About this RNA:
Predicted 3D model of RNase P RNA and transfer RNA as a complex of 445 nucleotides.
RNA sequence: GAGCUGGCCAGGCAAUCGCCGCGCAUCGCAAGGUGCGGGGAGGAAAGUCCGGGCUCCAGUGGACAAGGUGCCAGGUAACGCCUGGGGGGCGCGAGCCCACGGAAAGUGCAACAGAGAGCAGACCGCCGAAGCCCCGCAAGGGCUGGCAAGGGUGAAAGGGUGCGGUAAGAGCGCACCGCGUCGGUGGCAACACGCGACGGCACGGCAAACCCCACCUGGAGCAAGGCCAAAUAGGGAAGGAAGUCUCCUGUCCGCAAGGGCGGGAGGCAGCGUGGGUCCCGCGCUCCUUCCGGGUAGGCUGCUUGAGGGCCGCGGUGACGCGGCUCCUAGAGGAAUGAUUGCCCCCGACAGAACCCGGCUUACCGGUCAGCUC
RNA sequence: GCUGGUGUAGCUCAGGGGUAGAGCAGCGGUUUUGUAAACCGCCGGUCGCAAGUUCGAAUCUUGUCACCAGCU
Repeated sequence: GAGCUGGCCAGGCAAUCGCCGCGCAUCGCAAGGUGCGGGGAGGAAAGUCCGGGCUCCAGUGGACAAGGUGCCAGGUAACGCCUGGGGGGCGCGAGCCCACGGAAAGUGCAACAGAGAGCAGACCGCCGAAGCCCCGCAAGGGCUGGCAAGGGUGAAAGGGUGCGGUAAGAGCGCACCGCGUCGGUGGCAACACGCGACGGCACGGCAAACCCCACCUGGAGCAAGGCCAAAUAGGGAAGGAAGUCUCCUGUCCGCAAGGGCGGGAGGCAGCGUGGGUCCCGCGCUCCUUCCGGGUAGGCUGCUUGAGGGCCGCGGUGACGCGGCUCCUAGAGGAAUGAUUGCCCCCGACAGAACCCGGCUUACCGGUCAGCUC
Repeated sequence: GCUGGUGUAGCUCAGGGGUAGAGCAGCGGUUUUGUAAACCGCCGGUCGCAAGUUCGAAUCUUGUCACCAGCU
């Protein structure tokens, strides 16, 4: 100088005036006011992509379906997260990246090009050994045929290099490399081995195609849920009042006939509706009190928690255990702002709404530690 | 705050691994005295954006952006 990894910070200080909660004091019947003290956004508060707490609903257990995860081991309340390891890829390196089970269980896909695209194929090409034919004096040519080395197509064409071999060729034979099967050794395992034997190679790709295997998952979400509960309407219960007919009677008006307002006794409950009637069915008045459900509204859930800091111990680590210590927003149309002064490196992305663990995305920069070239 | 859905031509929509389509609109032509209709032809696409899987992605997966709807 160029980089890699991990952690921390996210303009600072002061004054004044405000905003939202809390505590104390005081004034007030209360509502509330005043004073003092103390607290008041983030590393992502975001996206709502995973996981959990909490709450309600459902539920004997299991299986299927549907969805998700996917190398191995561990951590954790849990996870698709984290840690360590294995394998593969990139980088000189520190280091970084990987949806990384199974393609000899089955089904399926591969356009175009190409001779052939799944246990395939012969366009160009190579050969003329074998058989045959013709021409030819001969060399040679052709047919039946043999081959798959080389060319060509394609994303992909059924091990690679070399030697031998052959008419030309070919794992046809051999050596090395690769591959497969079985065993051995190391490792908890994934896996590894410059370990052994066998096999000439039989087994191409795609599962972010269906699928198979292993494991996981009940549904909804704080607008969840709980408590108190007005007016009006409606529901239930109790009590009271209200109808009509007949008879007797009091009083008032009136010459009288008669009428009004009352009292007593008795009968029928009455009215509407369905049908011609009865029975029957349905519906129907007012007042008071009480009961229960629910609405408006209020209270709660609400922030002390799988919490932070320091020290010690165990562990490679994620993390766990123990001790001491700290308290750090909680609204309900939504608070954290404004002005002034000074300083600097001139200030990015961005604003809590039930809570927590992650992931992802956005972001001017500064700083510390370790490491590499 | 919570939940669900949709992005393809100027507009409305198909296409759900094999290289992009329909109708309307626009432009030119034929027809007509002229216009419309009709007929013929043409133009027009980063398939919202970015990565990945695959030989190949509008389509499959992940992230992200925008819009719409529902819940008091």
Its mean pLDDT, the model's own confidence on a scale to 100, is 79. Rfam match: Bacterial RNase P class A. Rfam classes the family as a ribozyme.